[in-house]
RNA sequence: GACGAUAAAGGCAAACCGGUUGAAAAACCGGGACGCAAAACUAAAGGGCCUGUAAAAUGGCAGCCAGUUACCGAAG
Numbered sequence: 001g002a003c004g005a006u007a008a009a010g011g012c013a014a015a016c017c018g019g020u021u022g023a024a025a026a027a028c029c030g031g032g033a034c035g036c037a038a039a040a041c042u043a044a045a046g047g048g049c050c051u052g053u054a055a056a057a058u059g060g061c062a063g064c065c066a067g068u069u070a071c072c073g074a075a076g
Stems, first nucleotide, its partner, number of pairs: 003073002011036002016031006034063001040068003046065002048061003
């Protein structure tokens, strides 16, 4: 550098439920765990998806791909 274990330490939190915001997608807070080795950050690099529309604009998703950075160290 790459890789990812029934390892160690620590972390995040899908669906669903309650509350708030929003036209919606969705977001935030609390509960809750399906999962995650980047499920950390980036939506003003790009693709894609969702909302919206006659078509756009607008808004959203990083837990779709991607970009950037990072903890640990068995096997190969």

c-di-GMP-I-GGC riboswitch aptamer from a Bacillota bacterium, 76 nucleotides, folded computationally. The sequence was found by an Rfam model in a public genome assembly. The coordinates come from a structure-prediction model, not an experiment, and the mean pLDDT is 86. The source organism's lineage runs through Bacteria, Bacillati and Bacillota.